This is a predicted structure of an 82-nucleotide RNA (c-di-GMP-I riboswitch aptamer).

[in-house]
Order: sequence, then C1' cells, then structure tokens
RNA sequence: CAUCGAUAAGAGCAAACCAAUCGAAAGAUUGGGACGCAAAACUAUAGGGCCUUCGCGUAAGCGAUGGCAGCCAGUUACCGAA
Repeated sequence: CAUCGAUAAGAGCAAACCAAUCGAAAGAUUGGGACGCAAAACUAUAGGGCCUUCGCGUAAGCGAUGGCAGCCAGUUACCGAA
C1' cells in the first nucleotide's frame, strides 16, 4: 500500500412506527424511536434498478416529470486483531 473485518478501542448513523410541517403523489424535513449498518459518509445533469404522476400505445412497452444512496454502483474516509 492492497485485501480483509474482531466478543478490540474511540466515535458515528438510524429502519418500521408515532407527531408536526411541506408535496398532487412518490417522497422530504424536524422531533421522538431503534430494525439494523465498517462506509447506513458524499454523489440522482456518469450508469443500471425501483417508485410517483402525466402523455402515447390493444398490449408489451416508450417518452416526459419528480423522487429513492438503508438496491447495485462511483468517489472519499476512521481503527487495526486474525
């Protein structure tokens, strides 16, 4: 340095659900709450995938629209047993 990830050390995040607010919706923000997470940090004008609404289409699907990073992915990073 790369890989890897422990019953190690020190930190960190926070699913479902509930309340308030925003949104047509998907969903988002804040507070509560912890299912989990070694990248559950960042990136949605690099890619695949998923979701929303609208249009076209007999259908398969295609286009537009807004979203999801805790689906894959890309970028960067703490610690150091085997």

Model confidence (mean pLDDT): 85 of 100.